[in-house]
RNA sequence: CUUUGUUCAAGGCAAACCCGGGGAAAUCUGGGGACGCAAAGCCACGGGUCUAACGUGAAGGCAUGAAGCUAGUGAUAGUAGGGCUGCUGCU
Numbered sequence: 001c002u003u004u005g006u007u008c009a010a011g012g013c014a015a016a017c018c019c020g021g022g023g024a025a026a027u028c029u030g031g032g033g034a035c036g037c038a039a040a041g042c043c044a045c046g047g048g049u050c051u052a053a054c055g056u057g058a059a060g061g062c063a064u065g066a067a068g069c070u071a072g073u074g075a076u077a078g079u080a081g082g083g084c085u086g087c088u089g090c091u
Base pairs, nucleotide, nucleotide: 012037013036017032018031019030020029021028022027035078041084042083043082045081047079048076049075050074053073054072055069056068
């Protein structure tokens, strides 16, 4: 320097759930908490999934605006693919 993450040492992250805060929601965030993770570090690029406030939208004279549909604006990197970066010991 390269490879590897089965085992071991050090260190790291933190699901569900609970409490506070943001958001229409999905969900995010701080604290507690650990199911798990060798990229569970970062990026929504194409797919998947979730949500439906704006939008669309019936009857009805109007106001209003239901169900349904929709990601163009949202969310998910702990859904997997792809891209970028990377710590320690041992083999």

The RNA shown here (c-di-GMP-I riboswitch aptamer) has 91 nucleotides and comes from a Candidatus Acetothermia bacterium. NCBI's taxonomy places the organism under Bacteria, Bacteria candidate phyla, Candidatus Bipolaricaulota.